[in-house]
The RNA shown here (Glycine riboswitch aptamer) has 100 nucleotides and comes from a Steroidobacteraceae bacterium. Its mean pLDDT, the model's own confidence on a scale to 100, is 76. NCBI's taxonomy places the organism under Bacteria, Pseudomonadati, Pseudomonadota, Steroidobacterales, Steroidobacteraceae. Its Rfam family is "Glycine riboswitch aptamer". Rfam links the family to the GO term glycine biosynthetic process. The model forms 80% of the base pairs in the Rfam consensus.
RNA sequence: CGGGGCUUCUGGAGAGCGGUGGAGCACGUCGCUUCACCCACCGAAGGGGAGCGGCGCACCGAGCGCCUGAAUCUCUCAGGUCACAAGGACAGAAGGGCGG
Numbered sequence: 001c002g003g004g005g006c007u008u009c010u011g012g013a014g015a016g017c018g019g020u021g022g023a024g025c026a027c028g029u030c031g032c033u034u035c036a037c038c039c040a041c042c043g044a045a046g047g048g049g050a051g052c053g054g055c056g057c058a059c060c061g062a063g064c065g066c067c068u069g070a071a072u073c074u075c076u077c078a079g080g081u082c083a084c085a086a087g088g089a090c091a092g093a094a095g096g097g098c099g100g
Base pairs, nucleotide, nucleotide: 001099002098006095007094008093009092010091011090016039018038019037020036021035022034023033024032025031040081041080042079046077047075048074049073053067054066055065056064057063
């Protein structure tokens, strides 16, 4: 100097004050916590998909097959949906390791 898979700090969005049931806590009330199921939602842990590109076949058509494979796009498997907490792509700073 480069680069960014590591560590620490800081910032960091979106979506339910939903319904039902069990258990526990509390008690003078339809409260709190947790779990399960149902419905409705979110996309920024992770994951899937495809574009561009490459190869081959065909070459009237502008198609077919395979490979590689992006994204904050898309899907919503996973995860998440009052607030708090946790998580959080990404960004900034510091350090460590690696290469020159």